The RNA shown here (c-di-GMP-I riboswitch aptamer) has 83 nucleotides and comes from Lysobacter antibioticus. Rfam family: c-di-GMP-I riboswitch aptamer. Rfam's curators write: GEMM was predicted in a large-scale screen for bacterial structured RNA regulatory elements. The sequence is in RNAcentral, with records from Ribocentre. The organism belongs to Lysobacter, within Bacteria.
RNA sequence: GAAAAAGGCACAACCGGCGCGAGCCGGUGUCGCAAAGCUACGGAUGCCAGGCCGUCCAGGUCAGGCAUGGCCGAGCUACCGAG
Numbered sequence: 001g002a003a004a005a006a007g008g009c010a011c012a013a014c015c016g017g018c019g020c021g022a023g024c025c026g027g028u029g030u031c032g033c034a035a036a037g038c039u040a041c042g043g044a045u046g047c048c049a050g051g052c053c054g055u056c057c058a059g060g061u062c063a064g065g066c067a068u069g070g071c072c073g074a075g076c077u078a079c080c081g082a083g
Stems, first nucleotide, its partner, number of pairs: 001080001008033002013028006031070001037076003041073003044068005050062004
């Protein structure tokens, strides 16, 4: 990241399974992706349960555990090769 070439991944949905849940795994699928390859370091968002404040309602606050890499940043790696 311009043109092309070889390719790659796989949104939603559905089916089966795991999980309290967010969500994940496999299959079908193909919305899109030049890193939609990998990594929870920073932020953001979501889930779970708890303490405190509160009219114990609404809500606020504190500190956790988990999840999301197709939310963003960052780190590492990778095909092609015009400017």